[in-house]
Context: one part of a larger RNA
Molecule: small-subunit ribosomal RNA, central domain
Organism: metagenome
RNA sequence: CUGGGCGUAAAGGGUGCGUAGGUGGUUUGUUAAGUUAGUGGUGAAAUCCCUGGGCUUAACCUAGGGCUGGCUAUUAAAACUGGCAAGCUGGAGUAGAGUAGAGGGUAGUAGAAUUCCCGGUGUAGCAGUGAAAUGCGUAGAUAUCGGGAGGAAUACCAGUGGCAAAGGCGGCUACCUGGACCCAUACUGACACUGAGGCACGAAAGCGUGGGGAGCAAACAGGAUUAGAUACCCUGGUAGUCCACGCUGUAAACGAUGAAAACUAGAUGUUAGGCUCCUUGAGGGCUUAGUAUUGAAGCUAACGCGAUAAGUUUUCCGCCUGGGGAGUACGGCCGCAAGGCUAAAACUC
Numbered sequence: 001c002u003g004g005g006c007g008u009a010a011a012g013g014g015u016g017c018g019u020a021g022g023u024g025g026u027u028u029g030u031u032a033a034g035u036u037a038g039u040g041g042u043g044a045a046a047u048c049c050c051u052g053g054g055c056u057u058a059a060c061c062u063a064g065g066g067c068u069g070g071c072u073a074u075u076a077a078a079a080c081u082g083g084c085a086a087g088c089u090g091g092a093g094u095a096g097a098g099u100a101g102a103g104g105g106u107a108g109u110a111g112a113a114u115u116c117c118c119g120g121u122g123u124a125g126c127a128g129u130g131a132a133a134u135g136c137g138u139a140g141a142u143a144u145c146g147g148g149a150g151g152a153a154u155a156c157c158a159g160u161g162g163c164a165a166a167g168g169c170g171g172c173u174a175c176c177u178g179g180a181c182c183c184a185u186a187c188u189g190a191c192a193c194u195g196a197g198g199c200a201c202g203a204a205a206g207c208g209u210g211g212g213g214a215g216c217a218a219a220c221a222g223g224a225u226u227a228g229a230u231a232c233c234c235u236g237g238u239a240g241u242c243c244a245c246g247c248u249g250u251a252a253a254c255g256a257u258g259a260a261a262a263c264u265a266g267a268u269g270u271u272a273g274g275c276u277c278c279u280u281g282a283g284g285g286c287u288u289a290g291u292a293u294u295g296a297a298g299c300u301a302a303c304g305c306g307a308u309a310a311g312u313u314u315u316c317c318g319c320c321u322g323g324g325g326a327g328u329a330c331g332g333c334c335g336c337a338a339g340g341c342u343a344a345a346a347c348u349c
Stems, first nucleotide, its partner, number of pairs: 003321004007303002012317001014201004021194003025088007033081002035077008048066007091191001092188004096183001098181002103177007110154001115149007125136002162169002206247006215241002220236004258316006266294012278281001298305002322349003331342004
């Protein structure tokens, strides 16, 4: 390479948009590039294979035939693929009426709680632990009442509930804004799927500049524990956590399961719609989209998966090829840095 694979053994890109490319519904006509059939030419000789012949045999030599991925010209066919032309409506989309939602952004605002400050009451403890101590407190703490400041997060509702491409999203109000679902008719007429590069988004931590800083809390300090204790526990506590702008671009970025489409028993919950039936109820039935549990067939090494497939198929992309060395070195690209992306070999088992 061929092949075989990618939930857990090596292997699905973190996610989307989309360029090239690959692939592509249905009908008719046409074309003849692919395709198929025939014919001609070519595919040197030697070699190789087959059948003969010549050296006493063989090696060797020699004759004929075969072989020669193929290439080319020409004639024909028109099913399939492609091209062209004209259509179709089932894929896709647009218009209309509705629905649900922590989807995103900006501004404002509310209450509870923690902390701090001021004042009142009040007196000797408070805090903390397995037990303590460090710590706070007669310069009046803790407790309690009133007032004020400030930051961050939104109890209950809350749910294998919802929304979002993923990361993720949770008080309330307003404005701006993306997507989804359902119903019915009309319209466009394949406009589609995937997607190398590319572009955009991308938790936390981290970085730059400027703010902010209540609580929490790496580092750090102290107290304990211990043989030791650079920890677990306790008292403190700075970056950080928050905001604005810019960077970083990684995660067990997980469903460890790429996207799209078709087909293949059921049962039970739940979310959002629609239709329908009456014995109008906290009702029954049907149906679409989601989200879960269980499960037939089938698949699987097993575990398990099972219409949300890991079943049966198609298209496109990404990736794997024994362990270690190593996601490292070197080089290149990116980054302020930290580092990221790409990515070996020697050697060794």